The prediction has a mean pLDDT of 78.
A computed fold for a 159-nucleotide RNA from Streptomyces monashensis, annotated as c-di-AMP riboswitch aptamer (ydaO/yuaA leader).
[in-house]
RNA sequence: GGACAGCCAUCGCCGAGUCCCCGUACGGCGCGAGCCAGGGGAGCCGGGGACCCAGUCCCCUGGGGUGAAUCGGACGCCCACGCGUGCGCGUGGCGGCCGUAGGAGACCUUCCUGCUCCGAACCCGUCAGCUAACCCGGUAGGCGAGAGGGAAGGAAAGG
Numbered sequence: 001g002g003a004c005a006g007c008c009a010u011c012g013c014c015g016a017g018u019c020c021c022c023g024u025a026c027g028g029c030g031c032g033a034g035c036c037a038g039g040g041g042a043g044c045c046g047g048g049g050a051c052c053c054a055g056u057c058c059c060c061u062g063g064g065g066u067g068a069a070u071c072g073g074a075c076g077c078c079c080a081c082g083c084g085u086g087c088g089c090g091u092g093g094c095g096g097c098c099g100u101a102g103g104a105g106a107c108c109u110u111c112c113u114g115c116u117c118c119g120a121a122c123c124c125g126u127c128a129g130c131u132a133a134c135c136c137g138g139u140a141g142g143c144g145a146g147a148g149g150g151a152a153g154g155a156a157a158g159g
Base pairs, nucleotide, nucleotide: 011144012143013142014141018042019041020040021039022038027036028035029034043139044138045137046136047135048134053129062127063124064123065122066121071099072098073097075095076094077093079092080091081090082089083088102118103117104116105115107154108153109152110151111150112149113148
């Protein structure tokens, strides 16, 4: 001097997922300050739920929700089911790949252009259009990548 990993502090990014109080004299941890679990409130987010409105020929396919995360394609596995039967087909599942609706990228909003990244997961249980009153639930988790340029309007700071 460099690389990797951990911890602390600060700043920041995605996201509704933040803030305050009690807890703190009795649950847990800590010598202690205090931290955590838990409770309450505010803010924020989501769901259910009338009139009106929308919708309402029949059949098949159950349907719906949170979330940006949906829809395709060509494969592979041979995991399940069905058919046909000795080896295949179909459906579903799983695995990675290619694309894609969509989403994110350092004050905010809109537009143009360009690049990078994400494009998961889960819940309800046969039930859900919208929806005032009203009711219910959530307030987690992950990250340190930077690719911006231009136009307009704001905000903030400085003079």

Rfam family: c-di-AMP riboswitch aptamer (ydaO/yuaA leader). About the family: This family represents a conserved RNA structure found upstream of the ydaO and yuaA genes in Bacillus subtilis and related genes in other bacteria. RNAcentral records the identical sequence in 2 taxa. RNAcentral holds the sequence, with entries from Rfam and Ribocentre.